[in-house]
RNA sequence: UAAUUAUUACGAGUGGUGGAGAGAUCUGGCUCAAGGAAAUCACAGCAACCUACAAAUGUAAGGUGCUAAAACCAGCAAGGCAUAUUUGCUUUGGAUGAUAAAGC
Repeated sequence: UAAUUAUUACGAGUGGUGGAGAGAUCUGGCUCAAGGAAAUCACAGCAACCUACAAAUGUAAGGUGCUAAAACCAGCAAGGCAUAUUUGCUUUGGAUGAUAAAGC
């Protein structure tokens, strides 16, 4: 790192440093935050993509990843229900993003 494949409603947090923002981006909503945000470090944990071991399926030492809320929700397309002004609710798909594998 354009493209490919898989997953994306499960699960898992404390402390030190830090000092005002954060939840990918834009818009709207909602939420977290001076009882301390981001970032970073340590330790702990989750998970099972790769890998290893047993070979069904499991285990978790290693390589990643992850540890508020569904990827916080919506946005685009199609459908359903209610309302009857328009709005609300909902299903499926898509887009974008993230992670892994494999590749360059």
Predicted 3D model of a 104-nucleotide RNA (SAM riboswitch aptamer (S box leader)) from Ornithinibacillus caprae. The model forms 94% of the base pairs in the Rfam consensus. Model confidence (mean pLDDT): 82 of 100. It was read from a public genome assembly, where an Rfam model found it.